[in-house]
Context: one part of a larger RNA
């Protein structure tokens, strides 16, 4: 100085506490871990791993793993040799790939040769998703959007240092004021930034029936503790009021000091060393990444009547479309088929009435008209291909555990939680119950700060550094 304290005191935070919902118990998804395998590719492990990398494992992807091929090589340059390139076409094979047949002859340039591609040959090099993230760059996690970190000069100290960064009040904030050997600065904190909320003006197509409204699109207004009262050192500010669409950081976003953890990643990528180099490299079939006594962690979907089941009705927002978005019509109990009218999109489609809601009917506390899990059958659809291995895709049949869940434990302070449905990105198709957005409906409860977890300030012990 600094770190620790089952030391003290001051402050905060969905930390507890008041509360709502869950998770652990069940049936499936899904990820991990073990075991298994020829192989079940690698990474990531408290919090910061575990629907994480991966925002799409049938082929490919694909790194694994069995066999079959191939050595200047699937890719780049540079040399010499032939031939334009390209097309069709035989046989052998599981492909990959080998070994025939036939077409055809382009551009530039007078000619020689040249460009661009293929073929063969020589070494010089390709290549590696080998390894080392404890050689690194980037990039990301996390304390943490916590309020800190620290420098110039002076001033104390033998000296490491220390003050400034303390105090006293305040703040979300080292925010801000007052005072003190400090007085000034930087990184952060706030504001500048996006955007929702309200008003004005201008604009109008493809939205509106209509000028107004609403909608869209730009430009501006507006909120500053401005203004009135109370407390205060009448300082910072606070408490309560008027006004207003909005009040005291308006809501939410992006932004993340100094540095912690030799944290993650040599597998996104780039890079040093090290290692293969007829193989640790290429490439082709097929398998495998989907195995399953088990055990963890996310989730979904129950257990039922605030409920399932019929039939009628009513409101949304933000996405997407040309290798696509697909209307009407027609066929089918459905999935879906078939048809193409529109549409490069405020125009036209996905799309349907968004579901949950609201009316009436039914069912009467049952393992049931909850509850769907497994199996059978019978079909759609994508795709060269659905056997390992696709579809919470459709019809019928079957109908399994489960009657609210033990110690423990998680998320939420408002349009949040929780409850409903939309959509989109990856995508041929789908393991989507995930991710990440958009709405609709819309609570409860905070008396506090004693505990328990994290953190900041000041201080005070110590056999640590």
């Nucleotide at each position: 100085a600094g770190a620790c304290g089952g030391g003290g005191c001051c402050u905060c935070a969905c930390a507890c506490a008041a509360g709502c919902g869950g998770u652990g118990g069940a049936g499936c998804a899904u990820g991990u871990g073990g075991u298994u395998u020829a192989a079940u590719u690698c990474g990531a492990c408290a919090a910061u791993a575990a629907c994480c990398g991966a925002g799409g494992a049938a082929c490919c992807u694909u790194a694994c793993c069995u066999g079959g091929a191939c050595u200047u090589g699937a890719c780049a340059u540079c040399c010499u040799c032939g031939g334009a390139a390209u097309c069709c076409u035989a046989a052998g094979g599981a492909a990959a790939c080998u070994u025939g047949g036939g077409a055809g002859u382009g551009c530039c340039g007078u000619a020689a040769g040249g460009a661009a591609c293929c073929g063969a040959g020589u070494g010089a090099c390709a290549g590696g998703u080998g390894c080392u993230g404890c050689a690194u760059g980037g990039u990301u996690g996390u304390c943490g959007u916590c309020a800190g970190c620290u420098c110039g000069u002076g001033c104390c100290u033998u000296g490491a240092g220390g003050u400034g960064u303390g105090c006293u009040g305040u703040u979300a904030a080292g925010u801000c004021a007052g005072u003190g050997a400090a007085c000034g600065a930087g990184c952060g904190c706030a504001a500048c930034c996006c955007u929702u909320g309200u008003c004005c003006u201008g604009a109008u197509u493809u939205g509106u029936a209509u000028u107004u409204u609403u909608a869209u699109c730009a430009g501006g207004a507006g909120a500053c503790u401005g203004c009135c009262g109370g407390c205060u050192c009448c300082a910072a500010g606070u408490c309560g009021g008027a006004g207003g669409a909005a009040g005291g950081u308006a809501g939410g976003g992006a932004u993340g000091a100094c540095g912690u953890c030799a944290a993650a990643u040599c597998a996104g990528c780039a890079u040093g060393g090290c290692c293969c180099u007829u193989a640790u490299g290429u490439u082709c079939a097929g398998g495998g990444c989907u195995a399953c006594a088990c055990a963890c962690g996310u989730g979904c979907u129950a257990c039922a009547a605030u409920g399932g089941g019929g039939u009628g009705u009513a409101c949304a927002a933000a996405g997407g479309g040309u290798a696509g978005c697909a209307a009407a019509g027609u066929c089918g109990c459905a999935a879906g088929a078939u048809g193409g009218a529109g549409c490069c999109a405020a125009u036209c489609c996905c799309a349907a009435c968004a579901a949950a809601g609201c009316a009436c009917c039914u069912c009467c506390c049952a393992g049931u008209u909850c509850g769907g899990a497994u199996u059978g059958a019978a079909g759609g659809c994508u795709g060269c291909a659905a056997u390992u291995c696709g579809c919470a895709c459709u019809u019928c049949a079957u109908g399994a555990a489960g009657u609210u869940g033990g110690a423990a434990u998680c998320g939420c302070u408002a349009g949040u939680a929780a409850c409903c449905g939309u959509a989109a990105a990856u995508c041929a198709g789908c393991g989507a119950u995930g991710u990440u957005a958009c709405g609709g409906u819309g609570a409860a409860u905070a008396u506090g700060u004693u505990c328990c977890u994290g953190a900041g300030g000041c201080u005070u012990g110590u056999a640590c550094u």